[in-house]
Parts: sequence; C1' cells; structure tokens
RNA sequence: CAACUGCACCGGGCAACCGCAGACGCAGGCGCCGAAAGGCGGCGUCUGAGGAAAGUCCGAACUCCACAGGGCAGGGCGCUGGAUAACGUCCAGUGGGGGUGACCCCAAGGAAAGUGCCGCAGAAAAGAAAACGCCGAAUGCGGUCCUCUAGGACCGUUCAUGGCAAAGCUGAAACGGUGCGGUAAGAGCGCACCGGCGGCUGAGCAAUCAGCCGGCCUGGUAAACCCCGCCUGGAGCAAGACCGAAUAGGAGGGGAGAAAGUGGCCCGCUUUUCCCUCGGGUUAGGUCGCACGAGGCGGUAGGCGACUACCGUCCCAGAUAAAUGGUUGCCGCCGGUCGCAUGCGUGACCGGAACAGAAUUCGGCUUACAGGCGCAGUUGGUAA
Repeated sequence: CAACUGCACCGGGCAACCGCAGACGCAGGCGCCGAAAGGCGGCGUCUGAGGAAAGUCCGAACUCCACAGGGCAGGGCGCUGGAUAACGUCCAGUGGGGGUGACCCCAAGGAAAGUGCCGCAGAAAAGAAAACGCCGAAUGCGGUCCUCUAGGACCGUUCAUGGCAAAGCUGAAACGGUGCGGUAAGAGCGCACCGGCGGCUGAGCAAUCAGCCGGCCUGGUAAACCCCGCCUGGAGCAAGACCGAAUAGGAGGGGAGAAAGUGGCCCGCUUUUCCCUCGGGUUAGGUCGCACGAGGCGGUAGGCGACUACCGUCCCAGAUAAAUGGUUGCCGCCGGUCGCAUGCGUGACCGGAACAGAAUUCGGCUUACAGGCGCAGUUGGUAA
C1' cells in the first nucleotide's frame, strides 16, 4: 500500500424567525365546544423520534377471563456449563464442516426400544443375496502311464452339487477401510495402522479429550411415526378501571288530566300517554391506564465473558386523525463546471445527502440503510 476479518460508534452542526404537541408554573375570572362527563382558549419556562421507532418473529411486565391437585392429549425447545425477570436470546467451551489465515457456519438428544421408508439403477437397499464370476469336485468324456483284459493312478475339461464374496457391476449409500500374511479360492481367519463400539485409567463441573485393553464391527433416514428430557392455560392497552346523558326499554310511585278497551251505564280494572324517583346498559363520548423505568450516563469492585453488586448523577416524546415541521444565513461533507496554482491545493457557481418514522412498556432476533469513523487482527506486496 492492497484485499479482508472481528468488535464498537456516528447518522450533519450553530443561530434567527414562524408554526405544532406536551409538561410544569402563574392567573384563577371570563368566553367557547359538548346532552353530560369533560375539554379548549392567556402568559412564561422547559422538553419534543430511531438505530432500526420497521417486520410483529420469539420472550416477559401489566390487565381481564379460566383454574383444588395430578395425569393424558396438543404445542414448543433439544451438545455442555453459565448469564438473565424470561427467552427459540446472549457468553464461554465441546464436537462437526468451511477458509492459506484473522475468522465464519451448524435444526448438534436417541437409528444397539419398536414400527415404517430407501425412487431409478443394481445380484442384492438390511437379515440377507449371486446374473457376470473365482475355487474344489462325485460321475461322465478325452489323454498319458502302470498292469494279466478287469482295474488303478495322474492331467485336462464339462457338470449334479458344495465353498466364496476378493475382483467386476449399479448407486447418494453395498454389511468397517488400507496393506501384509493366510487359503483350493476366500473371509477380522490372523496381524499392523486407521475408523467405530464397549470397558478400564487419567484430565475436566460437564459436553468431551488422551492413553491402554477387547476383533466386539452394528447401513441410511427421527425438518417419518416414535422414544427420552425440559418448558407450556387463553386473550390482548380496541387489555382493563372509572364517569356520563337524551331517546328507547325496565322497576316503583303519583294524578283533580287525556284516550282506548271491558260493560247496557257508573264505579272499578287493564293498556297507552303525562309527571317524579330508582338502578342497569349503549355510542371508536370523556378521564385514567400512560411515561421513574428489569431506566440512561459515569465510576469502583467481582467475573475470561455474557453480566452482577455498590456509589454518584440525570429526568429523557406521550399524540388519538394522530405534534416532532418550514424558511433564511453561516459552517462542515460529497459530486460537477470554470478560474488560479500545478507539490499537498485554493476560490466562485450549480447540484446532492440514505433507510425510515413513536402509539402500553421492556429484553432480543430478523430485515432496510447515502455517507463517515475508531480499535484490534489476518493475508499478500513493496521499501529500508
């Protein structure tokens, strides 16, 4: 210098004016909106989006409903140890895979509990199997030899039958692998090394690792059923609590009112209407929930670390049609054109600046993002 890796961070700055939202203080009278509850209006001070506010994917707080306890079913998670309020998150390790490396990735319990499945190809896809083959060989055939013709021995070959799975073949995968010995040919049949499994010893809290011993050698698939271990009620701030009319409806009461029905008529009774009282409900009405919190920043101590404890300090948006904005000036960043310098440059003009945007809150994960920056490290090159 170049290419990378890990961790952490910023996400334009200052000022003026105008505007919006909220909190607090002053003022506490009036006006406005509304049926009411309640809200709005003045002045001053202060505050006012994010690293992801997003996706709503996990985990919780909080609220209501359900719930004696236990079990089944269903769902989720799954190497080990730790962190945490909790987690499917994080930290430190183990094992496996990738990279020259810094480092990165893993849905990583059990296939020797049982059941199922393994297309095509292939002899055979899991308890065995043999088409092409290899080896031996009764009998037969051919040849040679021995012999008294019968018969016998040897060699070759075919084959009933027997042994084998090394070689060859198929496949993603073929019943441990490689080599030597061994054998009629072969085979963990024997041996050495490697792999797996089991046992012992040692290290480690553990996952696991190392050494030794035993031929014990057992296909894959659990994002197939299943088995094992752990966790697990449901709905969500439109949760939920409180306040409040008119009209309609309900209950009780009233009348010297009115109307209708019953009845031949009156009283009475019934219904409707009117007045009063009561309590319940309703409306995307109002208030609360709702902003001091598993809180931020700094320090000290403990821990490899995630994190924890203590001390100090700070108060940091709360809207509901939804505020957090606009204009101007200066500075900073990036790009272009022109001028001057040409050694880093410098001046003027023009243009540009991402993803996005709170809605009960918090811890994570994931995704998006112009541009910039810090620390630590790796690989390669060049120069001394």
The RNA shown here (Bacterial RNase P class A) has 384 nucleotides and comes from a Bacillota bacterium. Of the family's consensus pairs, 92% are formed in the model. The coordinates come from a structure-prediction model, not an experiment, and the mean pLDDT is 78. Rfam family: Bacterial RNase P class A. It is annotated as a ribozyme. Taxonomically the source falls in Bacillota (Bacteria, Bacillati).